[in-house]
Context: one part of a larger RNA
RNA sequence: UUGGGCGUAAAGGGUCGUGUAGGCGGAUCUUCAAGUCACUUUUCAAAUCUUCGGGCUUAACUCGAAAACUGGGAGUGAUACUGUUGGUCUAGAAGUUUCUUUAGGGAAAACGGAACUGUGGGAGGAGUAGUGAAAUGCGUUGAUACCCACGGGAACACCAGUGGCGAAGGCGGUUUUCUAGAAGAAUCUUGACGCUGAGACACGAAAGUUAGGGGAGCGAAGCAGAUUAGAGACCUGCGUAGUCCUAACUGUAAACGAAUGUAUGCUGGCUGCAUGGUUUCUCGAGCAAUCGAAAUUCCGUGUGGCGAAGGUAACCCGUUAAGCAUACCGCCUGGGGAGUACGGCCGCAAGGUUGAAACUC
Repeated sequence: UUGGGCGUAAAGGGUCGUGUAGGCGGAUCUUCAAGUCACUUUUCAAAUCUUCGGGCUUAACUCGAAAACUGGGAGUGAUACUGUUGGUCUAGAAGUUUCUUUAGGGAAAACGGAACUGUGGGAGGAGUAGUGAAAUGCGUUGAUACCCACGGGAACACCAGUGGCGAAGGCGGUUUUCUAGAAGAAUCUUGACGCUGAGACACGAAAGUUAGGGGAGCGAAGCAGAUUAGAGACCUGCGUAGUCCUAACUGUAAACGAAUGUAUGCUGGCUGCAUGGUUUCUCGAGCAAUCGAAAUUCCGUGUGGCGAAGGUAACCCGUUAAGCAUACCGCCUGGGGAGUACGGCCGCAAGGUUGAAACUC
């Protein structure tokens, strides 16, 4: 390479969000004839191989003839398919206008209450805190518990939901401003503008790094008290970095749907939830248009449960596929050595990324 695979056996990249090259690509008419196909011709030395016939007793071997050498070149022709040229179309895609909705999507600013903690004041007078039990700790220089005032930082109870939004990471007090989207109903426009996507760019929890702030609570390291044979731990009292903010790095996670790339089409149903539209009907407000509430029919979008066919080694998956197909990308090829060594690239560092072999079973 061929072939086979990637939920759990090795294997889906963190998101593939944007998107380059490349690969693949809707309907219809037309041009050319590059791919494709047919015929003719030329070349592919001989030997070898194949078939037929002959010679050594046979065979191996060898001689003769034919065929073949599936390839390359040239010419002539065909035009269904792919490609190419020029048109046309609207089912894919994108957008306009009119609405209707939707949310913890993102950024900034302001504000709020509960709790915690500190300071000051009041009142009070011996313990308190902590544990399996204790002790360290705090407290007559007046603690804890109670009340009042002021300051500070971080996080937002209830609502809250297999409920919402976001590409993923993730997002939850309230208000305002700025801003990216998604869904549905109708309308018109462009006319294949599409799908995927090596590299590239962007984003990317926590921890960590640099500089400057901030520091209530919690709390690696550290100190102390216990426990214990010991205790470098579990338990207790303190406590630095950190956790928070601003600017910049890092670029990894069980980055998960208890391991599932993206896009498109097709293939029975039942039942929840969220959201939009719609049919019918009732009630209320209203002169009416219409609005609100409850029930109901159908159609979308999203998110769950169960299941026919089918798939699967089984578990299970099952219109949100792991079913049936197509396009493109990524990845796998026994365990260990090893995600190591060396080299390259990136990083301030920590380290990341790419990524072997000897040897061994």